[in-house]
Context: one part of a larger RNA
Molecule: small-subunit ribosomal RNA, 5' domain
Organism: uncultured prokaryote
RNA sequence: GAACGAACGCUGGCGGCGUGGUUUAGGCAUGCAAGUCGAGCGAGAAAGCUUCCUUCGGGACGGAGUACAGCGGCGAACUGGUGAGUAACAGGUGGGUAACGUGCCCUGGAGUGGGGAACAACCCGAGGAAACUCGGGCUAAUACCGCAUAUUGCCAUGAAGACUACGGUUUUUAUGGUGAAAGAUUUCGGUCGCUCCAGGAUCGGCCCGUCACCGAUUAGCUUGUUGGUGAGGUAACGGCUCACCAAGGCAACUAUCGGUAGGUGGCCUGAGAGGGUGGUCACCCACACUGGGAUUGAGAUACUGCCCAGACUCCUACGGGAGGCUGCAGUCUAGAGGCAUCCGCAAUGGGCGAAACCCUGACGGAGCGACGCCGCGUGCGGGAUUGAAGGCUUUCGGGUCGUAAACCGCUGUCAGGAGGGAAGAAUGCCCCGAUGGUGAAUCGGGGAGAGACGGUACCUCCAGAGGAAGCCCCGGCUAACUCCGUGCCAGCAGCCGCGGUAAUACGGGGGGGGCAAGCGUUGUUC
Numbered sequence: 001g002a003a004c005g006a007a008c009g010c011u012g013g014c015g016g017c018g019u020g021g022u023u024u025a026g027g028c029a030u031g032c033a034a035g036u037c038g039a040g041c042g043a044g045a046a047a048g049c050u051u052c053c054u055u056c057g058g059g060a061c062g063g064a065g066u067a068c069a070g071c072g073g074c075g076a077a078c079u080g081g082u083g084a085g086u087a088a089c090a091g092g093u094g095g096g097u098a099a100c101g102u103g104c105c106c107u108g109g110a111g112u113g114g115g116g117a118a119c120a121a122c123c124c125g126a127g128g129a130a131a132c133u134c135g136g137g138c139u140a141a142u143a144c145c146g147c148a149u150a151u152u153g154c155c156a157u158g159a160a161g162a163c164u165a166c167g168g169u170u171u172u173u174a175u176g177g178u179g180a181a182a183g184a185u186u187u188c189g190g191u192c193g194c195u196c197c198a199g200g201a202u203c204g205g206c207c208c209g210u211c212a213c214c215g216a217u218u219a220g221c222u223u224g225u226u227g228g229u230g231a232g233g234u235a236a237c238g239g240c241u242c243a244c245c246a247a248g249g250c251a252a253c254u255a256u257c258g259g260u261a262g263g264u265g266g267c268c269u270g271a272g273a274g275g276g277u278g279g280u281c282a283c284c285c286a287c288a289c290u291g292g293g294a295u296u297g298a299g300a301u302a303c304u305g306c307c308c309a310g311a312c313u314c315c316u317a318c319g320g321g322a323g324g325c326u327g328c329a330g331u332c333u334a335g336a337g338g339c340a341u342c343c344g345c346a347a348u349g350g351g352c353g354a355a356a357c358c359c360u361g362a363c364g365g366a367g368c369g370a371c372g373c374c375g376c377g378u379g380c381g382g383g384a385u386u387g388a389a390g391g392c393u394u395u396c397g398g399g400u401c402g403u404a405a406a407c408c409g410c411u412g413u414c415a416g417g418a419g420g421g422a423a424g425a426a427u428g429c430c431c432c433g434a435u436g437g438u439g440a441a442u443c444g445g446g447g448a449g450a451g452a453c454g455g456u457a458c459c460u461c462c463a464g465a466g467g468a469a470g471c472c473c474c475g476g477c478u479a480a481c482u483c484c485g486u487g488c489c490a491g492c493a494g495c496c497g498c499g500g501u502a503a504u505a506c507g508g509g510g511g512g513g514g515c516a517a518g519c520g521u522u523g524u525u526c
Base pairs, nucleotide, nucleotide: 001526002525003524004523006522007521008520009519010518013376014375015374016373017372018371019369020368026332027331028330030329031328032327035074036073037072040071041070049062051060052059053058081287082286083285091211092210093209094208095207096206097205100204101203105200106199107198108197109196110195111194112193113147115145116144122137123136124135125134126133127132153178154177155176156175157174158173159172160171161170162169163168183192184191185190213259214258215257220250221249222248225247226246227245228244229243230242231241232240262284263283264282265281266277267276268275269274289310290309291308292307293306312323313322314321315320342365343364344363348362349360350359351358379410380409381408382407390401391400392399393398414467416462417461418460419459420458424453429447430446431445432444433443434442470515471514472513473512474511475496476495477494481510482509483508484507485506491498492497
């Protein structure tokens, strides 16, 4: 000098864009953060209110096949948070997989026949304070289970060919065995689904080369350890697991042990080489009260799933139960220190749905903080042979603050008031038309509807210099000097050093220098 997720002191006008719990991966009240589909299925209210009937008690139709709940499907493995752990194939980079998987999506091929038995909801009964649980009975399905069919699929056996890293891979063919399915809706044209197979795309799993912090006051480490055979397991290779066999494997090119740490793109600094760093944003990894475990599923570290154990908190009728903010807000604690219990799904994106829609603390906005960067303003011009008053200083003549003020003229940014007022909206939906295979898709025209931000940005007008400057420094380094006070005191200080009676170094005044809505200090890095 530059930089910062900064903090502190003094000061503080406006706007734009960013950014904001770095300590306690400490504990959490409250609300919200993952639902959706009635065009898969069975059931199915009530109230206000309307109409009708009435024995005046009420009943019926509508409300409505609506609400709530249930079975079922898809999603919930995404998004969002954090950096604890991890020195590791975790990450970066380059390869391999002839050792693998892949729901939804795209392309192509084939099919969708015929049956059965349940379980919720519901009804009845029982237990419990509650959480909830148990028994009996009824019932539907795109839920579940057999059967049939099988171009291809899988398994076994045989034959032929191609390739080969000689392990095997792959193609064709024959025989035998084995494996599927679900309907819904319709304007009856269709549409959306379902099953099997092949290919693609996407996303992943695994393996390898290489790169990557400190300590030798850590020198030896290892028994599933290293390899083999066989088996199991996995989507898949493999001591991944197991039985048996062998005795190996790693290490001064740093094993092992200990410490520290998420990695990278990047960011800061620097002429560069390098050094430091990993906050926001993007990618990958890991974690979800602590530890362990499986289940479901195409896919699981399963954050707002389940089970077990533990610590903690809460409820309890003492028998037993409930919970997990490292989601968005918010709260307590610790701390020098970091925000609203805000608005909206209008846009973008995601989930579900045929769609309308619904959900979305992702996201879009706005709020708070000079935390940072950038921009703007706090006025501009004139104005002294009277340089006013006043302050400071003086050799008492003067000098200086100083064109500074007053005064005259002008302008109108920002803030204030008034009026107008956006873009961000494209889709999708309904109707019509064109092209097209009367299809899908696309295109054109018309229509209803649709903005949180926000009456915001922006524009115009009004008034009026009016509302808007501080902070640090002035001995040398280092730009900037005098007076008074003090008297090795009080104090200053980054280094050198100042202060003991003339202190440009302490404190105050005047003056000056620097930067400026900031200026200094502290911390950290280069």